[in-house]
Context: one part of a larger RNA
RNA sequence: GCUGGCGAAUUAUAGGUAGUGGCUUGGUUAGGGGAACCCACUGGAGCUGUAGCAAGAGCGAGUCUUCAUGGGGCAAUUGUCACUGCUUAUGGACCAGAACCUGGGUGAUCUAUCCAUGACUAGGAUGAAGCUUGGGUGAAACGAAGUGGAGGUUCAACCUGAAUAAUGUUGAAAAAUCAGUGGAUGAGUCAUGGUUAGGGGUGAAAUUCCACUCGAACCCAGAGCUAGCUGGUUCUCCCUGAAAUGCCUUGAGGUGCAGCAGUUGACUGGACCAUCUAGGGGUAAAUCACUAUUUCGAUACAGGCCGCGAGAGCGAUACCAAAUCGAGUCAAACUUUGAAUACUAUAUUUCCCCAAUAAAGGGGGUAAAGGUCAGCCAGUGAGACAAUGGGGGAUAAGCUUCAUCGUAGAAAGGGAAACAACCCAGAUCAUCAGCUAAGGCCCCUAAAUGACCGCUCAGUGAUGAAGGAAGUAAGAUUGUAAAGACAGCCAGGAGGUUUUCCUAGAAGUAGCCAACCUUGAAAGAGUGCGUAAUAGCUCAUUGAUCGAGCAGUCUUGUGUCGAAGAUGAACAGGACUAAGCGAUCUGUCAAAGCUGUGGGAUGUAAAAAUACAUCGGUAGGGGAGCGUUCCACCUCAAAUGGAAGCAUCAGCGCGAGCAAGUGUGGAUGAAGCGGAAGAGAGAAUGUCGGC
Numbered sequence: 001g002c003u004g005g006c007g008a009a010u011u012a013u014a015g016g017u018a019g020u021g022g023c024u025u026g027g028u029u030a031g032g033g034g035a036a037c038c039c040a041c042u043g044g045a046g047c048u049g050u051a052g053c054a055a056g057a058g059c060g061a062g063u064c065u066u067c068a069u070g071g072g073g074c075a076a077u078u079g080u081c082a083c084u085g086c087u088u089a090u091g092g093a094c095c096a097g098a099a100c101c102u103g104g105g106u107g108a109u110c111u112a113u114c115c116a117u118g119a120c121u122a123g124g125a126u127g128a129a130g131c132u133u134g135g136g137u138g139a140a141a142c143g144a145a146g147u148g149g150a151g152g153u154u155c156a157a158c159c160u161g162a163a164u165a166a167u168g169u170u171g172a173a174a175a176a177u178c179a180g181u182g183g184a185u186g187a188g189u190c191a192u193g194g195u196u197a198g199g200g201g202u203g204a205a206a207u208u209c210c211a212c213u214c215g216a217a218c219c220c221a222g223a224g225c226u227a228g229c230u231g232g233u234u235c236u237c238c239c240u241g242a243a244a245u246g247c248c249u250u251g252a253g254g255u256g257c258a259g260c261a262g263u264u265g266a267c268u269g270g271a272c273c274a275u276c277u278a279g280g281g282g283u284a285a286a287u288c289a290c291u292a293u294u295u296c297g298a299u300a301c302a303g304g305c306c307g308c309g310a311g312a313g314c315g316a317u318a319c320c321a322a323a324u325c326g327a328g329u330c331a332a333a334c335u336u337u338g339a340a341u342a343c344u345a346u347a348u349u350u351c352c353c354c355a356a357u358a359a360a361g362g363g364g365g366u367a368a369a370g371g372u373c374a375g376c377c378a379g380u381g382a383g384a385c386a387a388u389g390g391g392g393g394a395u396a397a398g399c400u401u402c403a404u405c406g407u408a409g410a411a412a413g414g415g416a417a418a419c420a421a422c423c424c425a426g427a428u429c430a431u432c433a434g435c436u437a438a439g440g441c442c443c444c445u446a447a448a449u450g451a452c453c454g455c456u457c458a459g460u461g462a463u464g465a466a467g468g469a470a471g472u473a474a475g476a477u478u479g480u481a482a483a484g485a486c487a488g489c490c491a492g493g494a495g496g497u498u499u500u501c502c503u504a505g506a507a508g509u510a511g512c513c514a515a516c517c518u519u520g521a522a523a524g525a526g527u528g529c530g531u532a533a534u535a536g537c538u539c540a541u542u543g544a545u546c547g548a549g550c551a552g553u554c555u556u557g558u559g560u561c562g563a564a565g566a567u568g569a570a571c572a573g574g575a576c577u578a579a580g581c582g583a584u585c586u587g588u589c590a591a592a593g594c595u596g597u598g599g600g601a602u603g604u605a606a607a608a609a610u611a612c613a614u615c616g617g618u619a620g621g622g623g624a625g626c627g628u629u630c631c632a633c634c635u636c637a638a639a640u641g642g643a644a645g646c647a648u649c650a651g652c653g654c655g656a657g658c659a660a661g662u663g664u665g666g667a668u669g670a671a672g673c674g675g676a677a678g679a680g681a682g683a684a685u686g687u688c689g690g691c
């Protein structure tokens, strides 16, 4: 890992409630009695009901409250006993699972101290004290040589370690091997025996060690500890069908109440949408009349600076500036204004019948929608994305937090290449029938290589901004032009003058001031380049040539550049100049939508027929069934002329499942009506066996 067994809402007592049954001359016994046990019988103590209200005395269909109530509260009634289902409480209480805690014991053959008795430590090196000899001295001190053999000394085996690297890592080994390496007469190493015990011991101290176990050993017991946590929880079909919100919480992944589900009953009701009418509002927008905000100008109180004056005061000011006026800005916590939606209420509007027929109107009815109330009884209380209106953030996030709404959640089908939450649309079943939705119609790929009018040349289409540009199509408008425009070409573009100033120089052309006059068809005290300064080139401007439009501004459509990512790779691809983009039109394809045909189920409605409506579904609720083992009844059917079981075949049932035949097997055992449960496995790192 596979496979086969086993494997999880049980039971007792009590409460609530629904159903069924007995009695309702109200119902009913408990302990006990007797009896071999149980049943039957007996037993009325007790419980419940028949009257309530009040703290109570008490009063009583009423009572309490109060001095007093016609007010207010409660009451003005009501079975009971069993059984079954659901549910609640208490017990292990659906199953499995802790780490812990407590009690009593067992451990120092491992290891940590300690005690007792023992054992072991090759060979070198160094050379302390002391001593001897001679030197030295008055004598010493002192120094020299020799001798001597000290040391938690030194080098290095036995032995004993572990600060390193490699190998090993399902190892040769649950800590080793190999290489190197520390100590090696010492606080040394080792052997044997003994001591200290868990709220403890021991510790050259590391939370170390105490038998591969140590921030508190191990074994058994309390014990099925507890677990708001995690995993698992076994047959079928039918009906219905959520929530991820609010408030409280030592509360936040739990719980309670409310909200939303189911089911039973009662009462309503004609929903939803739409239309009409009547409402209140202070949002969006807008405005500046208030409160804030804010720029400029005019006038200007007060103040500051300055001047005059003995002072009062006067004057002046390119400072500041209230207030008023004019123009302009502006607000979630501004409003003289003020929508759309939304919300509230009235009326009409469904379907069926009267009912025949077009409309209007009238009357009646109820299965389904919806609402309210009551009983019983669930899950949910992590939420997600899209759109719209906001807050936070950076008008970032597949971000976060509210509100309204949709979808997914719990929803399959078609489209978007693929794609929970986008678009279309809600799957009872069958069907090789039809019509449509979104979206498509060249090929892949079902369906017009359709029609018509434009645009685009960029493969734009088939990502992107500020910004740039005689791209191109269309429109608006201004100017200019046959008295000749625009562009090109030919010619002129001069003189006073090198204006004045400045400057080393400044001559149109470094800079400052001024910007005139003359000749002329025209020519600036000069538009650029250039020179040290001149020179030189050019422009404005004018003439000639040429011969028809030219120049500018604005708007719209659509392209272009801007445009950089790591293998080649973002129309899904092929390809496309439409098979691209913008209008218009007609066809056609396309879904589990709708329709046709044929079945089934549910409700109205517990026979049948028929009509209408309904039948996606997680958590969850309700209903109806199948099967397993055992028991009772059935005078127990059947059974060696072959039971159960197993295999095979083919039939019935929506399904769980059920029956016939054949083979095998060799002794039990089916159906029916009921009853009782160790009553259904694919999951629990389930458990046991086999492979």
Stems, first nucleotide, its partner, number of pairs: 001691006011091013026048003032042002052059002062074004094232004101222006112196001114194007121186001123155003126151001130147004135142001159183003164179001166177002198214001200210002207216001235625006245258003249254001259380002262376007274348002277345003285337001286335001291331001295327005303319001304317001306315003351365004384407002387404006413424003428599004433595003439589003442574002448586001450585002453582003461576001467561002471558010488545001490543003494518003501511001524539001528537002600615005626680001628677004633672001636669001638668001645664004651658002

The part of an RNA shown here (large-subunit ribosomal RNA, domain II) has 691 nucleotides and comes from Picea glauca.
Lineage of the source: Eukaryota > Viridiplantae > Streptophyta > Pinaceae > Picea.
Its mean pLDDT, the model's own confidence on a scale to 100, is 82.